[in-house]
Molecule: transfer RNA
Organism: Nilaparvata lugens yeast-like symbiont
RNA sequence: GGUCGCAUAGCUCAGAGGCUAGAGCGAUUGCUUUACACGCAAUGGGUCGCAGGUUCGAUCCCUGCUGCGGUCA
Numbered sequence: 001g002g003u004c005g006c007a008u009a010g011c012u013c014a015g016a017g018g019c020u021a022g023a024g025c026g027a028u029u030g031c032u033u034u035a036c037a038c039g040c041a042a043u044g045g046g047u048c049g050c051a052g053g054u055u056c057g058a059u060c061c062c063u064g065c066u067g068c069g070g071u072c073a
Stems, first nucleotide, its partner, number of pairs: 001072007010025004018056001027043005049065005
């Protein structure tokens, strides 16, 4: 340099055009315990990488850029 893939919560990921953007783990609070752990319940946490485009409507489709990874040279 060519090509392919990925970017969504603190971490790992789901969501393949409209429902309020979700799960597990983690965090916080409460219950339980003499206390801790385990267990149970609840709560908080997101400019969906950035900028444009298509569409009545975009996390989702298209283009460019940025970052990361694979592959070819």